[in-house]
RNA sequence: GUCUUUGUGGUGUAGUGGUUAGCGCGUCUGACUUUGACUCAGGAGAUCACGGGUUCGAUUCCCGACAAGGCCG
Numbered sequence: 001g002u003c004u005u006u007g008u009g010g011u012g013u014a015g016u017g018g019u020u021a022g023c024g025c026g027u028c029u030g031a032c033u034u035u036g037a038c039u040c041a042g043g044a045g046a047u048c049a050c051g052g053g054u055u056c057g058a059u060u061c062c063c064g065a066c067a068a069g070g071c072c073g
Base pairs, nucleotide, nucleotide: 001072003070004069005068006067007066010025011024012023013022018056027043028042029041030040031039050064051063052062053061
C1' cells in the first nucleotide's frame, strides 16, 4: 500500500429497518447481619465511536474520514 472485520453505559456483550436499546459484572440506596460477605428489592448510568446520505422511519442499509484487529504484498 491492498483487501477485510469491528467500534453499543465504567467493563464484557446481545439486538437487526418499526417507536422505552436489553443482559451479565461493576456502582449507588434500602432490607437482612454485631460488622463485613452472601442473598433480596429498587435506582442511576448508552442520544448505539464521528460526519453525511437513502427511507414515512436507521443502532441496523449506503458513502466518507478516524481508531483497533486480521490476510496479502
Molecule: transfer RNA
Organism: Penaeus vannamei